[in-house]
Context: one part of a larger RNA
RNA sequence: UGACGGGGGCCCGCACAAGCGGUGGAGCAUGUGGUUUAAUUCGAUGCAACGCGAAAAACCUUACCUGGGCUUGAACUGUGGUCGCAAACUCAUGAAAGUGAGUCCUCCUUCGGGACGGCCAUAGAGGUGCUGCAUGGCUGUCGUCAGCUCGUGCCGUGAGGUGUUGGGUUAAGUCCCGCAACGAGCGCAACCCUUGCCCUUAGUUGCCAACAGGUUAUGCUGGGAACUCUAAGGGGACUGCCCCAGACAAUGGGGAGGAAGGUGGGGACGACGUCAAGUCAUCAUGGCCCUUACGUCCAGGGCUACACACGUGCUACAAUGGCCGGUACAAUGGGAAGCAAUACCGCGAGGUGGAGCAAAUCCUAAAAACCGGUCUCAGUUCAGAUUGCAGUCUGCAACUCGACUGCAUGAAGUCGGAAUCGCUAGUAAUCGUGGAUCAGCAUGCCACGGUGAAUACGUUCCCGGGCCU
Numbered sequence: 001u002g003a004c005g006g007g008g009g010c011c012c013g014c015a016c017a018a019g020c021g022g023u024g025g026a027g028c029a030u031g032u033g034g035u036u037u038a039a040u041u042c043g044a045u046g047c048a049a050c051g052c053g054a055a056a057a058a059c060c061u062u063a064c065c066u067g068g069g070c071u072u073g074a075a076c077u078g079u080g081g082u083c084g085c086a087a088a089c090u091c092a093u094g095a096a097a098g099u100g101a102g103u104c105c106u107c108c109u110u111c112g113g114g115a116c117g118g119c120c121a122u123a124g125a126g127g128u129g130c131u132g133c134a135u136g137g138c139u140g141u142c143g144u145c146a147g148c149u150c151g152u153g154c155c156g157u158g159a160g161g162u163g164u165u166g167g168g169u170u171a172a173g174u175c176c177c178g179c180a181a182c183g184a185g186c187g188c189a190a191c192c193c194u195u196g197c198c199c200u201u202a203g204u205u206g207c208c209a210a211c212a213g214g215u216u217a218u219g220c221u222g223g224g225a226a227c228u229c230u231a232a233g234g235g236g237a238c239u240g241c242c243c244c245a246g247a248c249a250a251u252g253g254g255g256a257g258g259a260a261g262g263u264g265g266g267g268a269c270g271a272c273g274u275c276a277a278g279u280c281a282u283c284a285u286g287g288c289c290c291u292u293a294c295g296u297c298c299a300g301g302g303c304u305a306c307a308c309a310c311g312u313g314c315u316a317c318a319a320u321g322g323c324c325g326g327u328a329c330a331a332u333g334g335g336a337a338g339c340a341a342u343a344c345c346g347c348g349a350g351g352u353g354g355a356g357c358a359a360a361u362c363c364u365a366a367a368a369a370c371c372g373g374u375c376u377c378a379g380u381u382c383a384g385a386u387u388g389c390a391g392u393c394u395g396c397a398a399c400u401c402g403a404c405u406g407c408a409u410g411a412a413g414u415c416g417g418a419a420u421c422g423c424u425a426g427u428a429a430u431c432g433u434g435g436a437u438c439a440g441c442a443u444g445c446c447a448c449g450g451u452g453a454a455u456a457c458g459u460u461c462c463c464g465g466g467c468c469u
Base pairs, nucleotide, nucleotide: 007469008468009467010466011465012464013463015459016458019423020422021421022420023419026315027314028313029312030311031310032309033308034306035305042053043052064301065300066299067298068297069296070295076124077123078122079121080120081119082118083117084116088103089102090101091100092099093098106115107114108113126290127289129288130287131286135284136283137279138278139277140275142273147186148185149184150183151182152181153162154161155160166177167176168175192267193266194265195264197235198234199233200232201231202230203229207224208223211222212221213220238261241255242254243253244252245251317416321375322374323373324372325371326370333364334363335362338357339356343352344351345350382413387408388407389406390405391404392403393402429451430450431449432448433447434446435445
């Protein structure tokens, strides 16, 4: 000077408390440990690993294993020599890769050679091999916490201190006042995006108030530019105004007006640094190692195993419900090797067929809710695992190992021990929808809207953090 204390003071945060819903029990999905295995590729490991890298493991991916091949090599650059090949096609063999044989057979030229490619030799090649404790870059975390420093001056022999402490105040080292300090930088805030109100401009593919036409019906048509909306530019909020408190300050409490009020809501944005944190398997890269193999091609298998243990989820245990019938209302998106309507076939997954649409035009396209009926507290008309049979779709190919449908089957489960998690408002809870990846495959992830709560006395305690001592 720091760090630490079951030392003290002050102050924050879904940290506790007050509430709501979960996890921990069940079945299944998924990741991990362990075990097994020829292989179950590798990495991530308290918070900050474990639905993580992986925004898609049937082949491919793929790095692993077994087996079959290749050795200037699958891809790339040069040098020397040699050939006119190569590609394509055919045949044999083979699981394929490959191997062997046959057919076929260049171009330019100053005739020296050159282009292109094969073969031989050679220098490089190649390595998801090791070291993240040799590194760059990127990332997590403390933490969106309010801190971390510098110049000059002053103090101290010096390390260093002061400033940055103090009195108030704030979400904030935010601001005010004071002060041997005076200033400044990186952070805070603001500037950026989005959402909430209004105006202007613009009016198609979007809109339809007034007028006219037409239909079983529909902005369907003429038309309109009002409204909604779209998307570009502006306005608007600043404690600006009033009252009170305060030190006449900063600021706080209340009020008016306002769509919005004291940072309006949300996002992007992460200081100096910490953890030799993570990543040599995104990439880059020093060193080391392999070079007829630790490189490379192919087929099959594995990453999907299963006594068990843990994490994260989904579905339930029912009546605020299940089933049947009727009937409304979204938003974000996506669409050409694509999205696909009307129609027809099928109980259904789906099939036939194909209008329209490179899309504010066409398509994808809601559920909970609401209305009516039924079930009457049961392991049930709850729940749906498991299994049998029959099918659909994608794809060379669903045995290992896909998703979905129908019929049958109908397990555990009656609200979960110790313990533990999330959330303060359009939030939690609940309901569906879209997208990336993608041939196919979503309970995961990332977004979108619908319905829409309860509670916060307070800071003693638990956890984390800030300042002073």
Molecule: small-subunit ribosomal RNA, 3' major domain
Organism: uncultured bacterium